[in-house]
Context: one part of a larger RNA
Formats: sequence, C1' cells, structure tokens
RNA sequence: CUCUCGCUAAGGAACUCGGCAAAAUCACCUCGUAACUUCGGGAGAAGAGGUACCCUGGUAGAGUGAAGCGGUACACCCGUGGAGCUUGAUAGGGUCGCAGUGAAUAGGCCCAUGCGACUGUUUACCAAAAACACAGGUCUCUGCAAAGUCGAUCAAGACGAAGUAUAGGGGCUGACGCCUGCCCGGUGUCGGAAGGUUACGUGGAAGUGUUAGAAGCAAUUCGAAGCACCGAAACUAAGCCCCGAUGAACGGCGGCCGUAACUAUAACGGUCCUAAGGUAGCGAAAUUCCUUGUCAGGUAAGUUCUGACCCGCACGAAUGGCGUAACGAUAUGGGCGCUGUCUCGGCGAGAGGCUCG
Repeated sequence: CUCUCGCUAAGGAACUCGGCAAAAUCACCUCGUAACUUCGGGAGAAGAGGUACCCUGGUAGAGUGAAGCGGUACACCCGUGGAGCUUGAUAGGGUCGCAGUGAAUAGGCCCAUGCGACUGUUUACCAAAAACACAGGUCUCUGCAAAGUCGAUCAAGACGAAGUAUAGGGGCUGACGCCUGCCCGGUGUCGGAAGGUUACGUGGAAGUGUUAGAAGCAAUUCGAAGCACCGAAACUAAGCCCCGAUGAACGGCGGCCGUAACUAUAACGGUCCUAAGGUAGCGAAAUUCCUUGUCAGGUAAGUUCUGACCCGCACGAAUGGCGUAACGAUAUGGGCGCUGUCUCGGCGAGAGGCUCG
C1' cells in the first nucleotide's frame, strides 16, 4: 500500500450523477395513529412508554375437570361439586448496574410526482423494467367431417374435443371509474351484380408450306385434293373496373386575410383547399426544438422537482384519452432520523503485499 473488519473529537450529506456505501431502526407488551379510499385498506402509519431480579404470589383470572353427593328414563345419562393438572397477568413494595429483548437473531420513517392497476414473467453469463403476462373490454372467424393447427405427401392419423356459438380459434386493448368525437376519398374486409375487360377451353374464317397438274424456249409463275402449320369472329368463370357498407379495420383529422370606443386580443366576417379538418380531456409532458419558456412554491442560492399558464417545433381518445385507493428490489424531487460519504484524517485487528531468512 491492497482486502475484510472495529473505534473515532467537533460538525452532520458540506460527499456525490445520485445518501452509492455505511450507520441508524429492529423482538414482545401497552397506549396512540392522518390525508385518502374501490370501505377491504392505508396501518407495524406516524408517534410515545415499558421489558432484569426479589417479595406479596405461581396470586387474581382463564382452561380442563377427579372423588364425593343428589336425581331419574339405569345409561358411554343429567345436575351439583370442586381436588389435581395446565396457563397466567395487572398492581404495590424492594434490589443492582452507565446500560435489563444487557450477547446473538429481528422494519428506518415521512411528503409529493411519473409509469404500470394488482400477485406474477423476462434478456441462463452486463438490462427485472415503464417491457411481457394478467382478469376485464371489444372486433372477427367457426354450424361440427367446425374454424384453426400438427403430420417430408391433396396420406393415414392426431390436437381442437370425448367440447358444440354462455363453445373454440385469431387480432387489438389491458383492474376499476368517467369516457371513447369527426372522416369510407386511398388501402383492406364484407356484400352486390347491370355493364366493360379477361384465362384455359369450344370454334374454325382467312392465310402459309408441300405438289398431281397447267402456262412458258427457259428462268420461272399459277396451283386442286390430301397432309401439315398458323389461326380471325363468336361463346366462355372468378378477378379487376364498377355500385354500396364498414374505424375497438390500415389509417387521416388544414391555410391565408380582416374585424370590438386606449392598447392588446378576436366571440365575428371573407376566401382557398379537403374524405374530413382534432371533439372531451390533458398539456414545456417518459412527448416542448427555441428553453434554464413565464409566474408561483420550496432553498441563503434550484438547468432538477411541484403547482399553474398554453405560444401543443411535433398530446389526444381501445397503436386507447383522462383520473385513480392498493401494490413496486421501479423512476424523480424534498424532509426527519442517522452516520467516516465528506471537512480530513487518525488509531487498532486479521489476511496479503513488501523486507530479511
């Protein structure tokens, strides 16, 4: 010097990103206990006092209940009775120590806010959370040889289910309370079928190749049937176009200009665009760039925190909105207690390192 411990004057978070770590609290009994609340809780809230030993005294009380006695329906009965045993205060008096749950084991607490209702689950080995799940809500599919799923195969077979729409599968949301606005133009889904378009297929017009033959001096031209090739019109489904519905489907939810008798602002008006222009609630927020916004609170002093304001760069209603008691090894701010975290170090113990051997 390092590690693991013990103590430390005065101060007591001045340390630090942050009370990280440590200290403190701690058991039992009694008293006492707020806001809020889903009336269960919160609550061991908080806070205060007591605790050893001896005597009264194993007392008062509590539990159990024998013998004996009485009764009758004679029994594993009823009543009375209180022995014995078990448990066991309060109170009063006294004794000792600095200290009595004398060692050890054994909650620190409070206030406010965010998030998630809760108990649970998770990155085996850097993340335990606000993530996942959850009960509840809602949409959708499925009528049973169900939908859906497993099964190298259009298999057997199996799950679903020895279930039957109060059931089963899938999606989203996530207790509870109050609620969940507008838009169906695009995309999706569902429904519709008049018209347009459209595959295979049916169909076979026209054309092409070949040439018996014909024409020609020749080169060459024409060319029936047959055999081949190609193949128009017409007929022909779903789909798409088209017509509607649908948002707890994917999603979306405006701009400019002017206006009131101080000023400022604009209930109001004009205009352009849109499918419709963001309703309630919330709001510098886990969302706010400008920004340490402004005001208030808390501090001597506060980029954090709390309450407001609203100019929401770029909240917003089941990718849910806003609240919410209880809960949390959750996040943030503040306070009391407490302390070697610190001012600022010091001393001691053990183990190592180091030196010598």
The part of an RNA shown here (large-subunit ribosomal RNA, domain IV) has 357 nucleotides and comes from Candidatus Gastranaerophilales bacterium Zag_111.
Its Rfam family is "Bacterial large subunit ribosomal RNA".
The source organism's lineage runs through Bacteria, Bacillati, Candidatus Melainabacteria and Candidatus Gastranaerophilales.